[in-house]
RNA sequence: CAGAGCCUUCGGGGCAGGGUGCAACUCCCUACCGGUGGUACGACCGGCGUCAGCCGGGCAAGCCCACGAGCGGCUCCGCGAUCCACGAGACCGCGGGGUGCAGCAGAUCCGACGCCAGGCCCGCCUGGUCAACCGGAGCCGACGGUACAGUCCGGAUGAGAGAAGGCUGUG
Numbered sequence: 001c002a003g004a005g006c007c008u009u010c011g012g013g014g015c016a017g018g019g020u021g022c023a024a025c026u027c028c029c030u031a032c033c034g035g036u037g038g039u040a041c042g043a044c045c046g047g048c049g050u051c052a053g054c055c056g057g058g059c060a061a062g063c064c065c066a067c068g069a070g071c072g073g074c075u076c077c078g079c080g081a082u083c084c085a086c087g088a089g090a091c092c093g094c095g096g097g098g099u100g101c102a103g104c105a106g107a108u109c110c111g112a113c114g115c116c117a118g119g120c121c122c123g124c125c126u127g128g129u130c131a132a133c134c135g136g137a138g139c140c141g142a143c144g145g146u147a148c149a150g151u152c153c154g155g156a157u158g159a160g161a162g163a164a165g166g167c168u169g170u171g
Base pairs, nucleotide, nucleotide: 001171002170004168005167006166007165008164009163010162017029018028019027031151032150033141034140035067036066037065038064042113044057045056046055047054048053062139063138070104071103072101073099074098075097076096077095078094079093080092082090083089108137109136110135111134114129115128116127117126118125119124120123143154144153145152
């Protein structure tokens, strides 16, 4: 350094103010929030340079690609109801386990400057590029409960993408 087994710890934020109403953190105005891995600069750092740039590094995404929890599907187990040809049968309900089956199921556009190309009236015009960083305007957010919920309560002192560290033995 690589790969294997095991262990430990960590691992999600957010309704302030107002309106209506018997009642709303649920509606309306408005406010607030952003899990995990990957990817990405024209800024930054280092090197090179023929001073055009080139190479390397590290940072950066709710809405680019995936993952996660939730619901659903399939399947297994248990319990119960009904039906029955009485069968390890059928079907329904409740509880629990397994499974990426990947269905519910998510949301983004525009732009300046810069750079490149072309044009001409020679400092402007047109087109392209970049735009996740900068500027602007938008949009999205499981299930159950309840006056309709991303923000309240609940399953959940749960689960978990993964992150960090340690131990063992192998090459």
FMN riboswitch aptamer (RFN element) from a Chloroflexota bacterium, 171 nucleotides, folded computationally. NCBI's taxonomy places the organism under Bacteria, Bacillati, Chloroflexota.